[in-house]
RNA sequence: ACGGAUAUCAGGGAAGAGACUCGGGCUCAGGCAAUCACUGAACCAUGAGCGCCGAAGGUGCAAACCUGGAACAGGCGAACCCAGGUGAAACUCUCAGGCAAAAGGACCCUGUACCGAU
Numbered sequence: 001a002c003g004g005a006u007a008u009c010a011g012g013g014a015a016g017a018g019a020c021u022c023g024g025g026c027u028c029a030g031g032c033a034a035u036c037a038c039u040g041a042a043c044c045a046u047g048a049g050c051g052c053c054g055a056a057g058g059u060g061c062a063a064a065c066c067u068g069g070a071a072c073a074g075g076c077g078a079a080c081c082c083a084g085g086u087g088a089a090a091c092u093c094u095c096a097g098g099c100a101a102a103a104g105g106a107c108c109c110u111g112u113a114c115c116g117a118u
Stems, first nucleotide, its partner, number of pairs: 002116003006113002009111005018050001020049004024044002027041004051099003057095001058093001060091001064086006
């Protein structure tokens, strides 16, 4: 220097979808002589509801393969047929997760380590 579907480590890139509605809590302000009630605003790993997204994770399956059955005038049993199993994805479902920013993020690139080979 070459290859790797590996590792976690470091760096970079990386999409989609309501900053929705109604509550709760808490803080601040208004309010009151004062405490409440009440009103407004900010905040929260908060509850419920409806709408939506797919790229953590998870579910499902096509070809193909495997096993068994069946066939036929009678015998055999390769294919077709029937049943079961294995069976990928960025497809599918939306359980989980997510729907301002941040974070997260499949995957991609670089470096490093490890493995392989000359």